Predicted 3D model of a 476-nucleotide part of an RNA (small-subunit ribosomal RNA, 3' major domain) from an uncultured prokaryote. It matches the Rfam family "Bacterial small subunit ribosomal RNA".
Context: one part of a larger RNA
């Protein structure tokens, strides 16, 4: 200097508290442990590992297991020799990898020797490793924490390690500013500057919108509106009254005006570092080990197992519900190996068929909760959907093991959950449907959209974590 203290002052933060919804208790889904296997491939481990690397394991993915094969190799580079255009197709054995026979087909340049380029043997040099070490590393990333801090240059002070500036006196979300002071200035951080919402005016009107005028089977015509997307205004504590001070200081309080008010809501933005935190299996990389194998190619299986434990979601225990009938209203996104309307079949998954859409035109596409009527009457029930049996749909060489759906039938546990635990302070919590992304096909994850829409904060004693300042130590 520092780190720590069940010291001590001050300060924040869904930390606590005052609210509300959950987890833990059932069934299922999903990931770890764990046991189990021939294999159940590997990593990730308090918070900062467990719906995690995986934006999607039937086969490919796959890294594993089991058999079968290949070794100049499935992939690159040069390199002896040699044979053959390249390529293209057909039988045959075989889980196929691979093997073996047969055909087609003879190119281009040429000094007719050959050559360029592909293939195939064949030599060396090498290739190849998802093999080990994140404790050799680069490189991203996680965490304290979006917390307000970490530093340097000259000066000054101290033998000196250091110290001072950054303390202090207000104040702020903020080392934010303001005063003051042997300090005076700087830098990285904070704020802004970028995105996006919200408000108006201007500009432009096609696929969008349609108030006025005309025509009347979506026309003219129009730019006002609403909306699309361009540049632009607008908020600065900018004006008022108070507070505050040595002070017309910085700041707070309240109020006018305003769409909007004191950082206006969100987003990207993550200082010095810290945890020898994570990854060598995204990639790069030293180093070390395989080199007829620790590489390579294939067929099957396996990662889906299941006395059992946890973790993180789903759907539920029901009347602020179930179910039947009618009816209204988003917003963001995908679409050409694509999205598919009307029609028609089938209870239905779906199936024929294809108008139209490289899309503000056409489609995915019916929001759903709502609302209006009815039923149902408290009951393991018309709650509640687990299994299971049966029949079928669809992707797709191929759904046994191991897909999602569909309809008949079945109708299980669960009557609101011990100790304990976790998320939120506003368009947020709860609640409600949509879409994307990977993707043949698979979604209760995961990022996104909108619709309906709360409660509660008196306080900081306490619990956890941080910041600032000071004390105490035998800690390094």
């Nucleotide at each position: 200097a520092g780190a720590c203290g069940g010291g001590g002052a001050c300060c924040c933060g869904c930390a606590c508290a005052a609210g509300u919804g959950g987890u833990g208790g059932a069934g299922c889904a999903u990931g770890u442990g764990g046991u189990u296997u021939a294999a159940u491939u590997c990593g990730a481990a308090a918070a900062u590992a467990c719906g995690c690397g995986a934006a999607g394991a039937a086969c490919c993915u796959u890294a594993c297991c089991u058999a079968g094969c290949c070794u100049u190799g499935a992939c690159a580079u040069a390199u002896u020799u040699u044979a053959g255009a390249a390529u293209c197709c057909u039988c045959c054995a075989g889980a196929g990898a691979u093997g073996g026979a047969a055909g087609a087909g003879u190119g281009c340049c040429u000094u007719c020797g050959g050559g360029a380029g592909c293939u195939a043997a064949u030599u060396u040099a090498c290739a190849g490793g998802u093999g080990c070490u994140g404790c050799a590393c680069g490189g991203c990333u996680g965490u304290c924490g979006u917390c307000a801090g970490c530093u340097c240059g000259u000066g000054u002070c101290g033998u000196g390690a250091g110290a001072u500036g950054u303390u202090g006196g207000g104040u702020u979300a903020a080392g934010u500013c303001c005063c003051g002071c042997a300090a005076c200035g700087a830098g990285c951080g904070c704020a802004a500057c970028c995105c996006u919402c919200g408000u108006c005016a201007c500009u432009a009107g096609u696929u969008g919108c349609u108030a006025a005028c005309g025509g009347u089977g979506u026309c003219g015509g129009g730019g006002a509106c609403u909306c699309u997307a361009g540049a632009g205004a607008g908020a600065c504590u900018g004006c008022c009254a108070g507070u505050g001070u040595a002070a017309u200081a910085a700041u707070c309080u309240g109020g006018a005006g305003g769409a909007a008010g004191g950082u206006g809501g969100g987003g990207a933005c993550g200082a010095c570092g810290u945890c020898a935190a994570g990854u060598c299996a995204u990639c790069a990389u030293g180093g070390u080990c395989c080199u007829u194998a620790u590489g390579u190619c294939c067929a099957g299986g396996g990662c889906u197992a299941c006395a059992c434990a946890c973790g993180u979601g789903c759907u539920a225990c029901a009347a602020u519900g179930g179910c039947c009938g009618g009816u209204a209203c988003a917003g963001a996104g995908g679409g050409a190996a694509g999205c598919a309307a009307u029609a028609c079949c089938g209870c239905g998954a779906g199936g024929u068929g294809g108008a139209g859409c490289c899309a503000a035109u056409c489609u995915c596409a019916g929001a759903a909760a709502g609302c209006c009527g009815g039923u149902c009457u408290c009951a393991u029930u018309u709650c509640g959907g687990a299994u299971u049996g049966g029949a079928g749909u669809c992707u797709g060489c191929a759904a046994c093991u191991c897909g999602a759906c569909u309809c008949c039938a079945u109708g299980a546990a669960g009557u609101u959950g011990g100790a304990a635990u976790c998320g939120c302070u506003a368009g947020u919590a709860a609640u409600c449907g949509c879409g994307u992304a990977u993707c043949a096909g698979c979604a209760u994850a995961a990022c996104g959209c909108g619709g309906u829409g709360a409660a509660u904060a008196c306080g900081u004693u306490c619990c956890c974590g941080g910041g600032c300042c000071u004390u105490g130590u035998a800690c390094a």